[in-house]
């Protein structure tokens, strides 16, 4: 280095509920665990989700969003076995 244990330590937090923020998908703090070895961080490829304009219309477009859909980049705790 890959790897990822019925290990240990220690991290994140999904539905749900309250609050704030937003045109809305969504974010954010708080309670709260479904799960998670990158469930840290990037919106670069594909996916999917969202007013008003635009469009004959279909999230098509412009824009905005998901990183817990998936690929990519990156950066990292722990150490059995391989």
């Nucleotide at each position: 280095a890959u790897c990822g244990a019925a290990a240990a330590a220690g991290g994140c937090a999904a539905a749900c509920c309250c609050g704030a923020u937003g045109a809305a998908a969504g974010u954010c703090g708080g309670g709260g665990a479904c799960g998670c070895a990158a469930a840290g961080c990037c919106a670069c490829g594909g996916g999917c989700c969202u007013a008003c304009g635009g469009g004959a219309a279909a999230g098509c477009u412009a824009a905005g969003g998901u990183a817990g859909c998936c690929g990519g980049g990156u950066u990292a705790c722990c150490g059995a076995a391989a």
c-di-GMP-I-GGC riboswitch aptamer from a Clostridia bacterium, 82 nucleotides, folded computationally. The sequence was found by an Rfam model in a public genome assembly. Of the family's consensus pairs, 95% are formed in the model. Rfam family: c-di-GMP-I-GGC riboswitch aptamer. Rfam links the family to the GO term cyclic-di-GMP binding. The organism belongs to Clostridia, within Bacteria.